[in-house]
Context: one part of a larger RNA
Molecule: large-subunit ribosomal RNA, domain I
Organism: Bacteroidales bacterium
RNA sequence: AGCGAACGGAGGAUGCCUAGGCUUUCGGAAGCGAGGAAGGACGUGGUAAGCUGCGAAAAGCGCCGGGGAUCUGCAAACAGGAAAUGAUCCGGCGAUAUCCGAAUGGGGGAACCCGUGCAGAUGAAGACUGCACGCCAACACCAGUUGGGGCGAACGCAGGGAACUGAAACAUCUUAGUACCUGCAGGAAAAGAAAGAAAUAUCGAUUCCCAGAGUAGUGGCGAUCGAAAUGGGAAGAGCCUAAACCGGCGCCGUCAAGGCGGGGUCGGGGUUGUAGGAGUUAUCACAGAGUCACAUCCAGGAACCGGAACCGUCUGGAAAGUCGGUCCGCAGAGGGUGAAAGGCCCGUACGGGUAACGGGGAUGUGGCGAGAUGACCACCUGAGUAGGGCGGGACACGUGGAAUCCUGUCUGAAUCUGCGGCGACCAUGCCGCAAGGCUAAAUAUGACCGAAAGACCGAUAGUGGACCAGUACCGUGAGGGAAAGGUGGGAAGCACCCCGAACAGGGGAGUGAAAUAGAACCUGAAACCGUUCGUUU
Numbered sequence: 001a002g003c004g005a006a007c008g009g010a011g012g013a014u015g016c017c018u019a020g021g022c023u024u025u026c027g028g029a030a031g032c033g034a035g036g037a038a039g040g041a042c043g044u045g046g047u048a049a050g051c052u053g054c055g056a057a058a059a060g061c062g063c064c065g066g067g068g069a070u071c072u073g074c075a076a077a078c079a080g081g082a083a084a085u086g087a088u089c090c091g092g093c094g095a096u097a098u099c100c101g102a103a104u105g106g107g108g109g110a111a112c113c114c115g116u117g118c119a120g121a122u123g124a125a126g127a128c129u130g131c132a133c134g135c136c137a138a139c140a141c142c143a144g145u146u147g148g149g150g151c152g153a154a155c156g157c158a159g160g161g162a163a164c165u166g167a168a169a170c171a172u173c174u175u176a177g178u179a180c181c182u183g184c185a186g187g188a189a190a191a192g193a194a195a196g197a198a199a200u201a202u203c204g205a206u207u208c209c210c211a212g213a214g215u216a217g218u219g220g221c222g223a224u225c226g227a228a229a230u231g232g233g234a235a236g237a238g239c240c241u242a243a244a245c246c247g248g249c250g251c252c253g254u255c256a257a258g259g260c261g262g263g264g265u266c267g268g269g270g271u272u273g274u275a276g277g278a279g280u281u282a283u284c285a286c287a288g289a290g291u292c293a294c295a296u297c298c299a300g301g302a303a304c305c306g307g308a309a310c311c312g313u314c315u316g317g318a319a320a321g322u323c324g325g326u327c328c329g330c331a332g333a334g335g336g337u338g339a340a341a342g343g344c345c346c347g348u349a350c351g352g353g354u355a356a357c358g359g360g361g362a363u364g365u366g367g368c369g370a371g372a373u374g375a376c377c378a379c380c381u382g383a384g385u386a387g388g389g390c391g392g393g394a395c396a397c398g399u400g401g402a403a404u405c406c407u408g409u410c411u412g413a414a415u416c417u418g419c420g421g422c423g424a425c426c427a428u429g430c431c432g433c434a435a436g437g438c439u440a441a442a443u444a445u446g447a448c449c450g451a452a453a454g455a456c457c458g459a460u461a462g463u464g465g466a467c468c469a470g471u472a473c474c475g476u477g478a479g480g481g482a483a484a485g486g487u488g489g490g491a492a493g494c495a496c497c498c499c500g501a502a503c504a505g506g507g508g509a510g511u512g513a514a515a516u517a518g519a520a521c522c523u524g525a526a527a528c529c530g531u532u533c534g535u536u537u
Base pairs, nucleotide, nucleotide: 001536002535003534004533005532006531007530008529009528015522016486017485020457021456022454023453024452025451026450027449028448030445031151032150039100040099041098042055043054044053046078047077050074051073061094062093063092064091065090066089070082071081072080105114106113107112115133116132117131118130119129120128135148136147137146138145139144155186156184157183158182159181160180166173170220196203197202207234208233209232210231211230217225238438239437240436241382245268246267247266248265249264251262252261253260254259273416275381276380277379279376280375281374282373283372284371290368291367292366293365294364295363296362297361298360300357304352305351306350310325311324312323314321326343327342328332334346335345336344387411388410389409390408391407392406393405394404397423418433419432420431421430422429473480474479493521496508497507498506499505
């Protein structure tokens, strides 16, 4: 020096564990904000650096309810206190709530600086304290009142709107009306009560799901894109205006001062396609479907309460394990307890409880709340609209034979003997009534709260983050972004002695089942470094 064995050092793999994640389902709630939010800065404790809580009334104050013995957060210790006159704690409602931040008196390099008016205390001024003082919009009796502004995960509607990509290149096309930007809203949004869909038969608002169907079609007929009727389900709900006509109010024009006409506004009336309504006339009818408000009651609704049944033996540090006997079960879900517990603890099944709130339901009271039929008549029934030309866009449909819908531009009807549609167009037939508006449910989402689950992870995994993490650190900045879990049942966390420097570290002693469990702490692999022994040279 090589090899081997044993024993160590070093290292932190592996095993076991879980405080944290991931995914899904169901339910709740679906908002917060000028009454100052979200998010922060600075404060706040007897001692107090951080986190948490809170706000100069500052780990807190008041009231109501629950609860029933300890409490003074994480977090020890010391000191001092509180609590059966019910604390701590839990739920509900309030009070307080510095400064910044939409930030709103003005300014500003956020958490700072500077005002004006009125009021307060002072003899007066300064300083101080309180209140008010931003902009926009609507209304307005010209005092003002009300609302808005910002934040928030996705879902929604609207205004704009790519490219990579695919087409095996690429331009129409596709990706895609996607990503992204912007506006606005709600708990959902949007859509919605036929100028519909159909086809010789009919259906009867909208939305969503299944089928129809990758069909009919569309398409450099390439790549692709891609319906509808209809059938089956979920849900189910229908309404209000404009106009004709009547009336009130005030205005204007004209006048022979009697009127006539016009437009404005408010009320009545009226709302449809088998046309309906107005007007005139004739006949009949006088009701209460419903809806809104209020009151009472019921369900629901916070903390929370009740909630069955076990003892002994053995091993062990410890019994829940073993053995023996026994019990409960509408409860043998789960977790904890010194190891493996239906009967030890928390719970579980089941049952109870209540403030605010409480159209989810019931009852009562009050308000509002329909005319019908026939005849005559020909007044009304949404105009720069429908439609057309040109250019675009949307429709599954790329201009095509291209209907239908929207409109930048130029045009431009009819008025119920009317008008639109039925995929060019025409006829016949059929269906409907545009150019005003509202509308629950079935549907979408998942930031937040609660419940449940997993052939999901188990610390290089699972969130970036199990741990004081969007931290440390990096970057001018936008932004990027870690590592880091485990003593033990219980600190019983090693009194005392020795070496050493009043260290570090170690040796005894002691605790503990164990200290090679000693805090650099469960297990403790390998690389790597040693010690002893054996063997070879």